[in-house]
RNA sequence: GCCGGUGUAGCUCAACGGUAGAGCAACGCAUUCGUAAUGCGUAGGUUGUCGGUUCAAUUCCGUCCACCGGCUCCA
Numbered sequence: 001g002c003c004g005g006u007g008u009a010g011c012u013c014a015a016c017g018g019u020a021g022a023g024c025a026a027c028g029c030a031u032u033c034g035u036a037a038u039g040c041g042u043a044g045g046u047u048g049u050c051g052g053u054u055c056a057a058u059u060c061c062g063u064c065c066a067c068c069g070g071c072u073c074c075a
Base pairs, nucleotide, nucleotide: 001071002070003069004068005067006066007065010024011023012022013021018055026042027041028040029039030038048064050062051061052060
């Protein structure tokens, strides 16, 4: 330098172009003599950046950034 993949909650990951969710973690309540476990609930998100398409974009297109992998050139 070229090609490909990934980027969404604190973490691991979902989500036909049509209300952004789950598990774990956190917090509260119940249960217990108490703790753990268990059950119920609450809160938590500029969907990496900037643009484009669209009535509507996490989703489609372009760009840049970060990370991962492969290939190649020069020294």
A computed fold for a 75-nucleotide RNA from a marine sediment metagenome, annotated as transfer RNA. The prediction has a mean pLDDT of 81. Its Rfam family is "tRNA". By type it is a transfer RNA. The RNAcentral record of the sequence draws on MGnify.